Annotation: This is a predicted structure of a 95-nucleotide RNA (TPP riboswitch aptamer (THI element)) from Pseudenhygromyxa sp. WMMC2535.
RNA sequence: GCUUCACGCUGGGGGUGGUGCCUGGAGGCACCUGAGAGAGUCCCCUCGAACCUGAUCCGGCUCGUACCGGCGGAGGAAAGCGUAUGCCCGACACC
Numbered sequence: 001g002c003u004u005c006a007c008g009c010u011g012g013g014g015g016u017g018g019u020g021c022c023u024g025g026a027g028g029c030a031c032c033u034g035a036g037a038g039a040g041u042c043c044c045c046u047c048g049a050a051c052c053u054g055a056u057c058c059g060g061c062u063c064g065u066a067c068c069g070g071c072g073g074a075g076g077a078a079a080g081c082g083u084a085u086g087c088c089c090g091a092c093a094c095c
Stems, first nucleotide, its partner, number of pairs: 001087002004084001006083005011045004017032006051076003057070004
């Protein structure tokens, strides 16, 4: 100097849907999927499918917005430092 499915610190980004019941409404309760359903540092931070847009999208399947495929590696999207690992380069000392 580079490297990485690693760790830490600080900072930053993100989502919150479906079904049923109750309710005048706001909302509440239960269940489903999921890491997460305003929740837990839960997930993600450019080597970026966290998340957003297209999209109340298209095809299949389904009780279902769950699941599979397409759209699509399309357009956007939030980072610095330190430690450690491995590799490379250089300087000095000794033999």